The RNA shown here (transfer RNA) has 72 nucleotides and comes from Nematostella vectensis.
RNA sequence: GAGUGUAUAGCUCAGUGGUAGAGCGUUCGACUGCAGAUCAAGAGGUCACCGGUUCAAACCCGGUUGCCCCCU
Numbered sequence: 001g002a003g004u005g006u007a008u009a010g011c012u013c014a015g016u017g018g019u020a021g022a023g024c025g026u027u028c029g030a031c032u033g034c035a036g037a038u039c040a041a042g043a044g045g046u047c048a049c050c051g052g053u054u055c056a057a058a059c060c061c062g063g064u065u066g067c068c069c070c071c072u
Base pairs, nucleotide, nucleotide: 001071003069005067006066007065010024011023012022013021018055026042027041029039030038048064049063050062051061052060
């Protein structure tokens, strides 16, 4: 330099056009002598950025940036 994939909660990841979710973590409560386990309730998101298509975009299209892989 050329090509491919990827970017969603603190972490790991779902979500293929119509209300953004799960597990773990975290906070509070119950239980316990204390803790763990268990049960219950919460908090936590500009869906990387800029534009386009559409009645409607995390999702489709183009570009930018970061990262992974591969070719030279």
It matches the Rfam family "tRNA".